[in-house]
Molecule: RNase P RNA; transfer RNA
Organism: Candidatus Korobacteraceae bacterium
RNA sequence: UUGCCGGAUCGGACGGUCGCUUUAGGCCAUGAACGUUGGUGUAAGCCAAGCCGCAUGGCUGGGAAGAGGAAAGUCCGAACUCCAAAGAGCGGUGUGCCGGAUAACGUCCGGGCGGUCAUCUUUAAGGGUGAUCGACGGCCAGUGCCACAGAGAACAUACCGCCUCCGUCGCAAGACGGCGGUAAGGGUGAAAAGGUGCGGCAAGAGCGCACCGCGCGGUCAGUAAUGAUCGUGGCAGGGUAAACCCCACACGGAGCAAGACCAAAUAGGGAGGAAGUUCGCGGUUCGCCGCGAUGCGUGCCUGCUCGGUGCGCCAAACCUUCGGGUAGGUCGCUGGAGCUGGACAGUAAUGUCCAGCCAAGAGGAAUGAUCGUCGCGCGGAGCAAUCCGCGUACAGAAUUCGGCUUACAGGUCCGGCAACUGC
RNA sequence: GGGCGGUUAGCUCAGUUGGUUAGAGCGCCUGCCUUACAAGCAGGAUGUCGGGGGUUCGAGUCCCUCACUGCCCACCA
Numbered sequence: 001u002u003g004c005c006g007g008a009u010c011g012g013a014c015g016g017u018c019g020c021u022u023u024a025g026g027c028c029a030u031g032a033a034c035g036u037u038g039g040u041g042u043a044a045g046c047c048a049a050g051c052c053g054c055a056u057g058g059c060u061g062g063g064a065a066g067a068g069g070a071a072a073g074u075c076c077g078a079a080c081u082c083c084a085a086a087g088a089g090c091g092g093u094g095u096g097c098c099g100g101a102u103a104a105c106g107u108c109c110g111g112g113c114g115g116u117c118a119u120c121u122u123u124a125a126g127g128g129u130g131a132u133c134g135a136c137g138g139c140c141a142g143u144g145c146c147a148c149a150g151a152g153a154a155c156a157u158a159c160c161g162c163c164u165c166c167g168u169c170g171c172a173a174g175a176c177g178g179c180g181g182u183a184a185g186g187g188u189g190a191a192a193a194g195g196u197g198c199g200g201c202a203a204g205a206g207c208g209c210a211c212c213g214c215g216c217g218g219u220c221a222g223u224a225a226u227g228a229u230c231g232u233g234g235c236a237g238g239g240u241a242a243a244c245c246c247c248a249c250a251c252g253g254a255g256c257a258a259g260a261c262c263a264a265a266u267a268g269g270g271a272g273g274a275a276g277u278u279c280g281c282g283g284u285u286c287g288c289c290g291c292g293a294u295g296c297g298u299g300c301c302u303g304c305u306c307g308g309u310g311c312g313c314c315a316a317a318c319c320u321u322c323g324g325g326u327a328g329g330u331c332g333c334u335g336g337a338g339c340u341g342g343a344c345a346g347u348a349a350u351g352u353c354c355a356g357c358c359a360a361g362a363g364g365a366a367u368g369a370u371c372g373u374c375g376c377g378c379g380g381a382g383c384a385a386u387c388c389g390c391g392u393a394c395a396g397a398a399u400u401c402g403g404c405u406u407a408c409a410g411g412u413c414c415g416g417c418a419a420c421u422g423c
Numbered sequence: 424g425g426g427c428g429g430u431u432a433g434c435u436c437a438g439u440u441g442g443u444u445a446g447a448g449c450g451c452c453u454g455c456c457u458u459a460c461a462a463g464c465a466g467g468a469u470g471u472c473g474g475g476g477g478u479u480c481g482a483g484u485c486c487c488u489c490a491c492u493g494c495c496c497a498c499c500a
Base pairs, nucleotide, nucleotide: 001419002418003417004416005415006414007413008412009411010410012374013373014372015371016370017369018368020066021065022064023063025060026059027058028057029056030055031054035052036049037048038047039046040045068394072405073404075403076402077401078400079399080255081254082253083252087306088305089304090303092251093250094249095248096247097111098110099109100108101107112136113134114133115132116131117130118129119128120127121126137246138245142244143243144240145239146238159186160185161182162181163180165178166177167176168175169174194212195211196210197209198208199207213235214233215232216231217230218229219228220227221226259331260330261329262328269322270321271320272319273318278293279292280291281290282289283288295313296312297311298310299309300308301307324499325498326497338357339356340355341354342353343352344351345350375392376391377390378389379388380387381386424496425495426494427493428492429491430490433449434448435447436446442480451467452466453465454464455463473489474488475487476486477485
């Protein structure tokens, strides 16, 4: 210098003209209610006024403010609101190495372990360093599945091959057959009962040994995951849990079209859905009524059961469904787990303290259009200064926050790796 | 704004506990039949399983993500 990867950050600037939304302010009108002021009354209150940085409405508004890093997808987590006060068990859903951060999280930070790539270690098993990725609890609770190929696919297996012995043939080398041994070699497969080397053996084999790996036990380090080391065992034993499942932890449901208030209008209409006219006591005008018990039906506690609770038991409420009406306003609605800067604590995520600041709030839905100058990128012309043309991304708040994911022209900064060049 | 579902051949849809080469009907093509057409008979072709990534030996199926598409949700009595 170039390329790649990762992280952070910006994501056009200034001015003119015409508009949109909200609003400080200004002007006008009104005074039902709430303040305020005045009168009256012991007081509660009653009456009045329009003076008021009061309220409501209208006009104006040249002043002020006005989209994002993702406002997006709605994938997670919360705030907030309602469902009855939010029960128990089963079921269901989600998460899953360890520690920490946080209001919370499937997010973030730090650590551990494992995979991949690069590089180093003379070679092999293996090990070191760096980058990067990981839904990373448990197949020593149980069950299921593992097609095709292959001799054999789960308490392993003898197809080819190798070897001793026996028999037959052969002068011999050897060939064929048989009883056995063998897991080294070949072959199949995603996967075949440790790896490398030496010894050993008829041939072989953890059969023996050294190193590596693995299991068990101890010691040490660490909060822990885990690691180091010593001893011991020749070595247990396939994969799959983004298969059922087991273990631990968490979770009631719905969502601002939540929900609260005001106004207007309509048919509080039709259909369907059920259960003791039980028992006891008391009263009685003999129709029935009250209280208690038990039972039944139904709604709710958003799957089921129990339990709780509301209503009802001959007629309404209730539930489902078909219809009817409205398409208006106010609140929720933006001062908040808020932003900026600094200090301190912490490896960090983050927290605490101090100072300053207020920065959209629309609702068939504003935040725009256009002109000029400049910036940036690409192409062309020109010796050059410079000129001409084209382009300037992804995308638009909708109750509000914390994350994740996805889209994104171009610029700047930092770190790492590789290649090339110069000293 | 919020919630729920779907995407498989040209069209409408199946697809089991993940398994070898993904099917059905209609449609399309070729041949026979007919003077010719239709009907009929015989045969045939047709998939990026919406795109991408992951888990697994193996994915239409399981998981994640993106795209497209459909449905539902106002208030009053």